[in-house]
RNA sequence: GAGUGCAAAGGCAAACUCGUUGAAAGACGAGGACGCAAAGCUACCGGUCUAAAGGUUUACAGGUUUACCUAUGACAGCGGGGUUGCCACGC
Numbered sequence: 001g002a003g004u005g006c007a008a009a010g011g012c013a014a015a016c017u018c019g020u021u022g023a024a025a026g027a028c029g030a031g032g033a034c035g036c037a038a039a040g041c042u043a044c045c046g047g048u049c050u051a052a053a054g055g056u057u058u059a060c061a062g063g064u065u066u067a068c069c070u071a072u073g074a075c076a077g078c079g080g081g082g083u084u085g086c087c088a089c090g091c
């Protein structure tokens, strides 16, 4: 330097529960372990989720209401890219 993850040390923590937060998706804290060799970091590309606000629209006398569209909101534990890195193993 590139590769690999059978053992050990150490690390992270899905679902679910409780609390906080948010319009929601989700996030954070505590408990909890399904898993993870980058399940560290990063929304750059694809993808997925949400739709407060905005747009179009249905009904209605009206305010209200129905449906659809849009990320400016999210997901790094969906895939790829970028970037940093622990332990062990042999080359």
Base pairs, nucleotide, nucleotide: 001091003089004088005087011036012035016031017030018029019028020027021026034077040083041082042081044080045079046078047075048074049073053070054069055068056067059064
Molecule: c-di-GMP-I-GGC riboswitch aptamer
Organism: Steroidobacteraceae bacterium